A computed fold for a 72-nucleotide RNA from Candidatus Kerfeldbacteria bacterium CG08_land_8_20_14_0_20_42_7, annotated as transfer RNA. Rfam family: tRNA. It is annotated as a transfer RNA. About the family: Transfer RNA (tRNA) molecules are approximately 80 nucleotides in length. The sequence is in RNAcentral, with records from ENA. The organism belongs to Candidatus Kerfeldiibacteriota, within Bacteria.
C1' cells in the first nucleotide's frame, strides 16, 4: 500500500429494514436472614463520529476514527 471482518448498556452476546434496542453477568433498592452469602422481585444503563438512501436505519451505501486478520 491492497483486501477482508468487527465497532451496541460497566462487561459479554442478540436484534439483518417495521421502531418500548433484548438476554446474561455486574451495579442499586426491596423481600428473606441475627448479620452476611445464596435465592426472588423491581430498577439501572448502550447502537464509534459525520453524511446519504428510505415513509421508516442497529441493519443498506459512503467518508473518517478505532480494533483484529490476510497478502505484498
Nucleotide at each position: 500500500g491492497c483486501c477482508c471482518c468487527c465497532g451496541u448498556c460497566g462487561u459479554u452476546c442478540a436484534a439483518u429494514g417495521g421502531a418500548u434496542a433484548g438476554g446474561a453477568c455486574g451495579c442499586a433498592a426491596g423481600a428473606u436472614u441475627c448479620c452476611g452469602g445464596a435465592u426472588c422481585u423491581u430498577g439501572u444503563a448502550a447502537u464509534g463520529c459525520g453524511g446519504g438512501u428510505u415513509c421508516g436505519a442497529u441493519u443498506c451505501c459512503u467518508g473518517c476514527c478505532g480494533a483484529g486478520g490476510g497478502c505484498a